[in-house]
RNA sequence: GGAGCCGGCCAGGCAGUCGCUCGACCCCUUACGGGUCGGGAGGAAAGUCCGGGCUCCGGUGGACAGGGUGCCAGGUAACGCCUGGGGGGCGCGAGCCCACGGAAAGUGCCACAGAAAAUAUACCGCCGGCGCAGGCCGGUAAGGGUGAAAUGGUGCGGUAAGAGCGCACCGCGCGGGUGGCAACACGCCGCGGCAGGGUAAACCCCACCCGGAGCAAGACCAAAUAGGGGAGCAGGCGGGCGUUCGCGUCCGCCGCCGGUGUCCACCCGGGCUCCCGGGUAGGUCGCUAGAGGCCGGUGGCGACGCCGGUCCCAGAUGAAUGACUGCCCCUGACAGAACCCGGCUUACCGGCCGGCUCCACUU
RNA sequence: GCCGGAAUAGCUCAGUCGGUAGAGCAGCUCAUUCGUAAUGAGAAGGUCGUAGGUUCGAUUCCUAUUUCCGGCACCA
Numbered sequence: 001g002g003a004g005c006c007g008g009c010c011a012g013g014c015a016g017u018c019g020c021u022c023g024a025c026c027c028c029u030u031a032c033g034g035g036u037c038g039g040g041a042g043g044a045a046a047g048u049c050c051g052g053g054c055u056c057c058g059g060u061g062g063a064c065a066g067g068g069u070g071c072c073a074g075g076u077a078a079c080g081c082c083u084g085g086g087g088g089g090c091g092c093g094a095g096c097c098c099a100c101g102g103a104a105a106g107u108g109c110c111a112c113a114g115a116a117a118a119u120a121u122a123c124c125g126c127c128g129g130c131g132c133a134g135g136c137c138g139g140u141a142a143g144g145g146u147g148a149a150a151u152g153g154u155g156c157g158g159u160a161a162g163a164g165c166g167c168a169c170c171g172c173g174c175g176g177g178u179g180g181c182a183a184c185a186c187g188c189c190g191c192g193g194c195a196g197g198g199u200a201a202a203c204c205c206c207a208c209c210c211g212g213a214g215c216a217a218g219a220c221c222a223a224a225u226a227g228g229g230g231a232g233c234a235g236g237c238g239g240g241c242g243u244u245c246g247c248g249u250c251c252g253c254c255g256c257c258g259g260u261g262u263c264c265a266c267c268c269g270g271g272c273u274c275c276c277g278g279g280u281a282g283g284u285c286g287c288u289a290g291a292g293g294c295c296g297g298u299g300g301c302g303a304c305g306c307c308g309g310u311c312c313c314a315g316a317u318g319a320a321u322g323a324c325u326g327c328c329c330c331u332g333a334c335a336g337a338a339c340c341c342g343g344c345u346u347a348c349c350g351g352c353c354g355g356c357u358c359c360a361c362u363u
Numbered sequence: 364g365c366c367g368g369a370a371u372a373g374c375u376c377a378g379u380c381g382g383u384a385g386a387g388c389a390g391c392u393c394a395u396u397c398g399u400a401a402u403g404a405g406a407a408g409g410u411c412g413u414a415g416g417u418u419c420g421a422u423u424c425c426u427a428u429u430u431c432c433g434g435c436a437c438c439a
Base pairs, nucleotide, nucleotide: 001359002358003357004356005355006354007353008352009351010350012328013327014326015325016324017323018322020040021039022038023037024036025035026034027033042334046345047344049343050342051341052340053339054214055213056212057211058267059266060265061264062263063262064261066210067209068208069207070206071085072084073083074082075081086100087098088097089096090095101205102204106203107202108199109198110197123144124143125140126139127138128137129136130135152170153169154168155167156166157165171194172192173191174190175189176188177186178185179184218285219284220283221282228276229275230274231273232272233271235254236253237252238251239250240249241248242247256270257269258268278438279437280436292311293310294309295308296307297306298305299304329332364435365434366433367432368431369430370429373388374387375386376385382419391405392404393403394402412428413427414426415425416424
C1' cells in the first nucleotide's frame, strides 16, 4: 500500500424567528388565557415471530387432547434469545455457517427407470453341467447396466467362477478403561464379520416446557332509551306463604351454567348463550420510575451477577415532536412512539473508532 | 392498536397421507347457417404471490417477505 474479518458508536450541523405537546411554578376568584423554566421518537419506534410483566376469565388438584423446543453446560423474570464448550461443513487465515435427539421401537411413502426400492431378488456378464444348436438347469454378486439412492472400502489369500468365505488395515456396532460436570474425545483394551438404503421441515417414540384472552385487557364517573322481541340450552320434583287461580316468591333435593379445548373430583357463586331492535359514542384512571440509564469497584474465560454513587430521560387521544430564513459540509438512507420490557427477523445513503488476518514492498 | 383469513389459467373456483394441476365461463380455429346467435368438434393459455430451505422430487412441509380481505367500544 492492497484485500478482508470481528466488535462498538453516530444517523447532517450551527444560528435566528414563529408555532405544537407534557410537567412544575407564577399572574389570575375558578375556568379560559398568558408568562418563566425544563423534557419531547428509533436502531430498527417496523413485522407481530417468540418470551415475560400487567389486567380479566371464581379457586385447587388430576387425566386426555393440542401446541412448542430438541448436542452439552451455564446466564436470565422468561425464551425458540445470549455466552462458553462438543460435533459437522466452508475459508490459506482472522473468522463464518449448521431445524445438530431417535431410522438396530413400530407404521407409512420412495413416481419413472430397473431383476430387485427392502419378509425380497438376478437383465447382461462370469463359472460348472447337459445339448449339434437355439437354449435349459445350477452356482455367483467380483464386473456392466438402471436409478437420487442397490446390502461397507482397499489389498492379499482362496475358488470352477466368486463372495467377510478367511486374514490385515480402515470404517461400524457393543462392552470396558482413561480424560471431561456433560456433550464428547482417545495412536487404550476386549468382543462381534457387520446390525444391513433414504425420509422424522411423514405419522410417531423419547426428554423437557406450556390454562385462555388481550390496554378496543380492565376499573370508575356521567349521559341516553322500548330495562323491548325472538330462538336455543333443562329445567324438574316436593313443601311453605300470597293470590285477581294466570301465577309470583322463599326453602330443600337432583340437574344445568361459571378457566373463552374435552373430561373428572372437591369447595364457592349463579340461570346462561346467540340473534333482531334501541341508546351513547363524553370524561378520569390504567399511562409510564423501569428486570431503567450513566460512572466506579468487584466475582466470572464469557453471557451476566453483586455492591456503592449519581440522574429522571416522550406520554399524545384526530392524536404533539414542526415550519420559514441564513451559513457550512461529505447533500443527508431506512423510517414515526400509542400499556411496558427482553429478544429474533426484516429495511437501511454513508461515516468514525478499536482489535485482528492474508498478500506485496521497504528498512 | 389487537386478533384472524386468503393468494392456483383473462374471471369464478377445485386440487391431502409430497410424484410433472384440472372444471365452468370468456377468448381463438373449424364445422353448421344466406349471415349471426345457439350447438358440436379441436387446440392454446399456469415461473401455483415472491425468495430461501428440507426432500431424489414441493401447489402441498418449514422459514422469511409482499399484497388483499374480515372481526374487535360501551349501556340496557